[in-house]
RNA sequence: AGAGUUUGAUCCUGGCUCAGAACGAACGCUGGCGGCAGGCUUAACACAUGCAAGUCGAACGAUAUAGUGGCAGACGGGGGAGUAACGCGUGGGAACGUGCCUUUCACUAAGGAAUAGCUUUUGGAAACGAAAGGUAAUACCGGAUAAGCCCUUCGGGGGAAAGAUUUAACGCCAAAAGAUCAGCCCGCGUUAGAUUAGCUAGUUGGUGAGGUAACGGCUCACCAAGGCGACGAUCUAUAGCUGGUCUGAGAGGACGACCAGCCACACUGGAACUGAGACACGGUCCAGACUCCUACGGGAGGCAGCAGUGGGGAAUCUUGGACAAUGGGCGCAAGCCUGAUCCAGCCAUGCCGCGCGAAUGAUGAAGGCCUUAGGGUUGUAAAAUUCUUCCAGCAGGGAAGAUAAUGACGGUACCUGCAAAAGAAGCCCCGGCUAACUCCGUGCCAGCAGCCGCGGUAAUACGGAGGGGGCUAGCGUUGUUCGGAAUUACUGGGCGUAAAGCGUACGUAGGCGGAUGGGUAAGUCAGAUGUGAAAUCCCAGGGCUCAACCCUGGAACUGCAUUUGAAACUGCCAAUCUAGAGUUCAGGAGAGGUAAGCGGAAUUCCGAGUGUAGAGGUGAAAUUCGUAUAUAUUUGGAGGAACACCAGAGGCGGAGGCGGCUUACUGGACUGAUACUGACGCUGAGGUACGAAAGCGUGGGGAGCAAACAGGAUUAGAUACCCUGGUAGUCCACGCCGUAAACGAUGGAUGCUAGUUGUCAGCAAGUAUACUUGUUGGUGACCCAGCUAACGCAUUAAGCAUCCCGCCUGGGGAGUACGGUCGCAAGAUUAAAACUCAAAGGAAUUGACGGGGGCCCGCACAAGCGGUGGAGCAUGUGGUUUAAUUCGAAGCAACGCGCAGAACCUUACCAACCCUUGACAUCCUCGGACCGGCCCAGAGAUGGGUCUUUCACUUCGGUGACCGAGUGACAGGUGCUGCAUGGCUGUCGUCAGCUCGUGUCGUGAGAUGUUCGGUUAAGUCCGGCAACGAGCGCAACCCACAUCCUUAGUUGCCAGCAGUUCGGCUGGGCACUCUAGGGAAACUGCCCGUGAUAAGCGGGAGGAAGGUGUGGAUGACGUCAAGUCCUCAUGGCCCUUACGGGUUGGGCUACACACGUGCUACAAUGGCAUUGACAAUGGGUUAAUCUCAAAAAACUGUCUCAGUUCGGAUUGGGGUCUGCAACUCGACCCCAUGAAGUCGGAAUCGCUAGUAAUCGCGUAACAGCAUGACGCGGUGAAUACGUUCCCGGGCCUUGUACACACCGCCCGUCACACCAUGGGAGUUGGUUCUACCCGACGACGCUGCGCUAACCCUUCGGGGAGGCAGGCGGCCACGGUAGGAUCAGCGACUGGGGUGAAGUCGUAACAAGGUAACC
Repeated sequence: AGAGUUUGAUCCUGGCUCAGAACGAACGCUGGCGGCAGGCUUAACACAUGCAAGUCGAACGAUAUAGUGGCAGACGGGGGAGUAACGCGUGGGAACGUGCCUUUCACUAAGGAAUAGCUUUUGGAAACGAAAGGUAAUACCGGAUAAGCCCUUCGGGGGAAAGAUUUAACGCCAAAAGAUCAGCCCGCGUUAGAUUAGCUAGUUGGUGAGGUAACGGCUCACCAAGGCGACGAUCUAUAGCUGGUCUGAGAGGACGACCAGCCACACUGGAACUGAGACACGGUCCAGACUCCUACGGGAGGCAGCAGUGGGGAAUCUUGGACAAUGGGCGCAAGCCUGAUCCAGCCAUGCCGCGCGAAUGAUGAAGGCCUUAGGGUUGUAAAAUUCUUCCAGCAGGGAAGAUAAUGACGGUACCUGCAAAAGAAGCCCCGGCUAACUCCGUGCCAGCAGCCGCGGUAAUACGGAGGGGGCUAGCGUUGUUCGGAAUUACUGGGCGUAAAGCGUACGUAGGCGGAUGGGUAAGUCAGAUGUGAAAUCCCAGGGCUCAACCCUGGAACUGCAUUUGAAACUGCCAAUCUAGAGUUCAGGAGAGGUAAGCGGAAUUCCGAGUGUAGAGGUGAAAUUCGUAUAUAUUUGGAGGAACACCAGAGGCGGAGGCGGCUUACUGGACUGAUACUGACGCUGAGGUACGAAAGCGUGGGGAGCAAACAGGAUUAGAUACCCUGGUAGUCCACGCCGUAAACGAUGGAUGCUAGUUGUCAGCAAGUAUACUUGUUGGUGACCCAGCUAACGCAUUAAGCAUCCCGCCUGGGGAGUACGGUCGCAAGAUUAAAACUCAAAGGAAUUGACGGGGGCCCGCACAAGCGGUGGAGCAUGUGGUUUAAUUCGAAGCAACGCGCAGAACCUUACCAACCCUUGACAUCCUCGGACCGGCCCAGAGAUGGGUCUUUCACUUCGGUGACCGAGUGACAGGUGCUGCAUGGCUGUCGUCAGCUCGUGUCGUGAGAUGUUCGGUUAAGUCCGGCAACGAGCGCAACCCACAUCCUUAGUUGCCAGCAGUUCGGCUGGGCACUCUAGGGAAACUGCCCGUGAUAAGCGGGAGGAAGGUGUGGAUGACGUCAAGUCCUCAUGGCCCUUACGGGUUGGGCUACACACGUGCUACAAUGGCAUUGACAAUGGGUUAAUCUCAAAAAACUGUCUCAGUUCGGAUUGGGGUCUGCAACUCGACCCCAUGAAGUCGGAAUCGCUAGUAAUCGCGUAACAGCAUGACGCGGUGAAUACGUUCCCGGGCCUUGUACACACCGCCCGUCACACCAUGGGAGUUGGUUCUACCCGACGACGCUGCGCUAACCCUUCGGGGAGGCAGGCGGCCACGGUAGGAUCAGCGACUGGGGUGAAGUCGUAACAAGGUAACC
C1' cells in the first nucleotide's frame, strides 16, 4: 500500500466482499512445561450453609464471654438499577462544617439524682417483655468560673469539663490556627430524535419571616408578571461519568472489563433517629411483594461482601490457607478482629518464554501415491551408527521476602547429582482474491461457499487419498469494534447526462462584505505563572537467566485559568473617500402587465334563391347527412372563439408566460450626459407573493375542438390506434388548487482568463438614411487555453477564485405507510422501516438487429419458357404396425440422402439352434504336414466315421511356415458419448471480404489504414487523405473447348496416281480429317467519343475468338457445440459361456394415412405403321483395327376430338434369363385385361444461349435388378423495360434497454407457495399526566386537663420550669376511582409489497418497437 465483483470488451460512478489489528469472548479438533495477568458481559433473578466488625478491665459495677459506658460501625468490600444531571470532566468562587491528628493559649473547684446488669414475681410457643426491690461510672443533671467565644436594642445577656492509674505519661473541656475530609455556587464541555414546538404557578423576581453547618423559593406570607425556547426549551428513547482502552499515518471512530478518581444504589417504595460525618449494604420505623417458623394468638429474613447453590445463558472458578507481609478498627500496650489483603486451587481465557532431540547416513531400502511403464515423489526422511539431557522424572542440599522475635506461601524458587531419545504435535488450507496439485469416488445428487461462484460422467472448488502451503501448544469458525471506506469528505467528496440546484422572485434572522488613516484589544500571536491525581502511552536506566512483567527517572498530557506584551489581519469605536449600490436629466426599443372599445377573414347555425342525387369519410369501408331537397353555389342574418401574411437563430418579462388594431393606467431594462448620497451591498433558514395545463366551487357563456360515452370499422380479441357523432371542459367574472421533462435536466452575486462571425437596442467618429471603425447592453454559431469519465462546456463556462443558500450518499421496497400541516375535494407537502438483491447506473467502443436511411449486386423480383402441387406408378421419409420392420440424416444446408444397386450373402435387426482363448492378432507348451475325396445324423452350423497323405531349410543342435490340442495374458463389440476428439464434409459463398507490422489519434475498449470522389465481376484500379507498407482471399498461373502453325503418320485418313474380289481392300502418299506432343494467338494493343490529361466506360476496325472468350478445377478469416464414434482413427465408459462368434429361417419390401423427389400421361406441335440420314462420350479388349450400336428429327400413309388406334396402371395365362434358391421378394418377353387421368386450388420450383425445352446413347457398382446417379452428343427457342416491391448478400450511416446478439430483451393482471409489513371491530400489558378519595411511619406546628427522679420556690400540703404519653393540623409513601396521552403484544378480515428452473392472458417499453417516447 491494495484486491475481487456490473460489461462482448472499456472508462467512470457506485455499492457489496476480502486481506490487517483487537477481545472479560464462545464453539469445534487437539493439548508437554513454566512465568505474568484475567475469569457471570445474561436474571439489580431467588438464595441453603459457613465466615466477612469489632475492640477497650488503663471508664463502671460484676463470677463472667452478659450488661452500662467510650470509640469504631459513614472506612474497607460489592455490583451499575437509576441518572442526559453542576451527575461527571476541567478551571474558578464564597456564605460553611470538620471526630481522630498537629500547633498555640487557658481551665479541669465543689455537688446531686437515677438506671441497666442483678434478685423476686409474672405474661408468651417463640421473638420479646411487664411489675416490684436495690446498685456503679469517663452514663445523666443543676450550679460556680470565662482569657478567648456567641448574641446584642451596645445598656447588657448567654455559655464548659471526667476522671483513671500511679509519679510519669494518658484523658476531659473552651478558644484560635493548620492539615485532612465533606457540603454549596459559577464558566465551558458532555448521546439520538422536530414524524417532540411551544414549556412553566413556587413557576421568574422582589420584600419580610422561618429553616440550614452554610448562600439560596430551600419553605411560608404578601406584591409584581415574569422565566425558558429554533444557538433546540418541553417531551421521548438510550446511557453511570472520567483517567483511559482498541483502531487509525493523522484527524477521527468505537468502547468505558481488569487498575485508579468521582457519582448513585443496597429486596421494592417512603421516612427520619443517632452521630463530627448517614437519611446508613451486614442500624431503626412504616407500607408492599416474596420466603421461612408457629402452639394460629403472633414472629423472623434480605449474599449488587468471600466461598457456594438453584435458575437464566453460547459462556465465566474453591463452600481453600494465613493474618507472615501491606493496610484498617479498638486499645497506653501486649494483643484481638479483618473473605481488605497476601497466598494457594481450577481454566491454553490472553500475553511471554522453553521443549518435543542433534550429527552422520543413498541401495536414493520397503511401503504409499502418481506414471508417458522409462521413471518420478514421499526423501536424509526412515532404518543404522555416533552424541547430547533444556523441560518433565528420581535423589540430595536449600534461600531472600524480617529489623530482636513472628513465614500462610513452602521443603517453594534456586543449586548439585542420576538414568534413558527415553514421556511430549496438532490444526487449518491448496479455483481467483491468496502461499500451496494430482489421482480416485460422486454425477445440478450428495455437498461446498467470505465475494465472484463450483457440482448435469474426464470437478486442482464436493468426499477420500498421496503430495504441498501456513501457523504452531495451539489452529480454525462464529460474534463484535476500528481500519481499508476520500463510502458523511475539518484534514478530504460531490450536484448538465451517473444520486443530487428549491418552479420563480421579494425579503426577516443569520453568514459574508469596497478605499484611507486614527483609536481599542474581543478574536489572533508571543512570554511567564498556576493547574492538567496516580497508573497507562513514549524515552532512558535498572530488577527477575531472556521476555512478558515489575521498579526508578524524564518527557508528554496538544486543555483550562490568571497575567505581561504586540497590533499586521478580522471585529468594535469615531472620522474621511468614491471605483460597489442608488438618485437626477435626455433619448429611443419592446407580443411586459391591467382595463375598455373597435375590426376583418374563417368555421358553424338560421332565413331566402339556384340546383339535383348524391354527399361525407377511409388503406378500403361503414356508422352519418340527403327527395321533408343534402353536398355545391349566391345572398342576408346570428353567435362565440382565435387573430393568417408581417414572423426572424427576432423582441419583452423574475419564472409561469406574452402576438389583430386603438385608447387609458402602469412595471422593468438599455444608452448618453451632468450633478448628488456616501457602502446604503451580496446571499438568504423560516416567511410572503407569483406560479402552464388539468381539476374544484358559484354565476354566466358555448361557434369550433373535444376526455367520458355511443355507434361504425380493424382485429384471434380491440374497453385502442382510424371514422361518424358527442357531454364535461376549453371562453368570461370571482374564489380555490400549487403541481409539470415548471429543462439550459446547469441556484444567486462579484472579479479575472485568446479569438472569429451573425443578429437585436442604443451611442460616438469619419461632411454621410449607404459604408467603415470604435463602444455599451442583450441574443446565437464556431473555436484556443483550461476543465470533464466521456459526451461536451468554453467571456451567456461545466475554466480560475471568493461569499451565501438548497440538495445527494447502492438498487428495489417508496416519494409509499404511519403521524403532522394545508386543501371543499382531488390531492399536495414533510417523510420512514421491515424485507430483498449484488448489482442498479453514466458515457463511449465493437458487433448484431430494425415493420431506420443511402448506394450496389444476385434467375432476387420483373419479362419469358417449361414444370411441381390434381391422376397412376417408382423411390425416399414420417406415422402406424410388427418378433423384427437395424441404424443414421431433420428448415434452407434431412427426405431417388449414407445405399455406384437388401431374394441368401450384404445385415448391423428378430426367432430358433450352437461355440467360449474364440471367425481374426501376438506370446508360451505339446503334437502333427496341411489340403482334399467319400459315407452317416442334422434345417444347417456342427458331430461321428473312413480313404489318401507326411512340408521347407539346416552348421544336424535345431529353426521357420502351416494345422490340431492346452494354458492364461488377451482377442472381439456396426455397444454409448460427433456435447471429449482427429480426419473428412455441408452451409453462408466463388460472397468480396478477413487481417497484420510500423506510425499516428484516444485515459481506455478501440480507431486510422479498410473511410471519401470516381470505377470494377472484384478491398479491381485511379485520385485524394496520418498514414506507409504487407499477408490470406479476387484476378492470373492449371485443365477442357474454339483458330492457325509445326512435329509424328499406325490400328487413323484418301486430294492426286495405280490395282481391285468394290471393303482405304492393296500399292503408294501424309495434302486433308483425326490423333497427341510442342508453339502462335487476345493485350482495351489500334481508332473515335466520354471521363479529371486518371482508372475506366461506350462505339468501331481487324480477328477463329473482344473486353473475365466459354465451361471446369480452385472455397480467405470465420459461423452453425452443423453432419459423421455405422468408412477410418481415437480418449473415456460399458459387455466378456456375451452387447463377442457361427448357422437356418424371417425382417429391412408391412399399409387406414401424410409429405418430398421423379417417371408416364391426359393427346393431333399427337398416336400408330412404313421408309430412313447423321453423333459423341464410354465400356469390352494387349489393341483408334472388331464390337456394344443405335434415336428424336425428316418423308409417306392412317386415325379426326372420343376416356379414343390417347393413357397405360391393375389383373389372368404362358414363357425367357440370372442364380444353391425368384413363395415372402428379381428383371424381361408374348397373349389377354384396359383403372385413374380431358392440363391440375392455395401455393411453389428451375432456367439468360448452344442455355431452357426436347430426343435418345453410354458408364460405374452388379450373378440378376433403374423411372436413380454420373457422363455424352442430336435438334434447339423466348425474354430481360427496369430495380418500386419479395428473398439473400456487400459497403457507409443512424437508433438501441440486444451481446446466448430480435428465435433478443422485457411489462402488467391472474393462479400457487413463502416472507416481512400497513389498516382493522376490539383485546392485553407497560410508561406517564390531570382531578379526586384514602392518609402508615415520621419530622414539624399547636395543644397537652393524664403522667413526671435531678433544677427553683415552699406555709412541706404543694406549686413552677422542663419533659413524656395523648389529642388536633397541614405535609407525605403505598393503595383506590375517573378521564386522557403514549408505547408495545395479539387480532377475524383486508391492502399493497417482496421472493420463488420450466403456469395463464396478452405484448406496454427497447429499432420510426410497428400509434415516437416521456412528465